Predicted 3D model of a 79-nucleotide RNA (c-di-GMP-I-GGC riboswitch aptamer) from an Egibacteraceae bacterium. Its mean pLDDT, the model's own confidence on a scale to 100, is 88. It was read from a public genome assembly, where an Rfam model found it.

[in-house]
This record gives sequence, structure tokens and C1' cells, in this order.
RNA sequence: GACGACAACGGCAAACCCGUCGUGAGGCGGGGGCGCAAAGCCAGGGGCCUCGCAUCGCGAGGCAGCCCAGUUACCGAAG
Repeated sequence: GACGACAACGGCAAACCCGUCGUGAGGCGGGGGCGCAAAGCCAGGGGCCUCGCAUCGCGAGGCAGCCCAGUUACCGAAG
């Protein structure tokens, strides 16, 4: 250190359920716990999804737990 133990201290939280906001994708809060060593942050590229329209597309949005890029960080065995 670009590595990641059946290690330590801790962290996050899928499906599903309840409440709430949104036309919707989905967001937030609570329960829950499948999983996660960046499952921290970030819509820049790709992708997927929603709504609208004058639909070879355009516009406005959503997803970071789909991949890449960028960025920050706890712990420390083996190699």
C1' cells in the first nucleotide's frame, strides 16, 4: 500500500410490513435482515426505470445494493 483473517472496535441494511411525501419511478422515518471491506460520498460515461410530449426522438425526473470514472475513510493477520 492498489491486500483483506471464521481477528478487534464498530458500521451499513435487500425482500417484506407500517407510516409519510410524490402522477410515477422512487424518497424519508420505524420495524426487519438477505447480504456488504467502501452496501461512505458523487448522476461525469454506460445501463436500467418513471412521467410528459409534437415519439427514428425530445424534455423533466429516479436508481450509487448494475458497471466504470472521480473522491474521502476505520482496523491490521497472512502474503

The organism belongs to Egibacteraceae, within Bacteria.